[in-house]
RNA sequence: CCGCCCUUAGCUCAGCCCGGAUAGAGUACCGGAUUCCGAUUCCGAUGGUCGUGGGUUCAAAUCCCUCAGGGCGGG
Numbered sequence: 001c002c003g004c005c006c007u008u009a010g011c012u013c014a015g016c017c018c019g020g021a022u023a024g025a026g027u028a029c030c031g032g033a034u035u036c037c038g039a040u041u042c043c044g045a046u047g048g049u050c051g052u053g054g055g056u057u058c059a060a061a062u063c064c065c066u067c068a069g070g071g072c073g074g075g
Stems, first nucleotide, its partner, number of pairs: 001074007010027004020058001030044004051067001053065003
């Protein structure tokens, strides 16, 4: 210098290919039940500018461009 992949909740990841109206799961944390007290188990709540900025569209996590960070390969 060139090519490819990844970036979504505190953490680990779905959803993206093929746009559709309130963005999800597990785990962690918090509250409750259970217990003599804990652990376990069960119930509930909280938590997101979907990496940045821009574009297309009636509508974007999803499509296009740019930049940033990380990883792999080639020269």

The RNA shown here (transfer RNA) has 75 nucleotides and comes from a Clostridia bacterium. Model confidence (mean pLDDT): 85 of 100. It matches the Rfam family "tRNA". Rfam classes the family as a transfer RNA.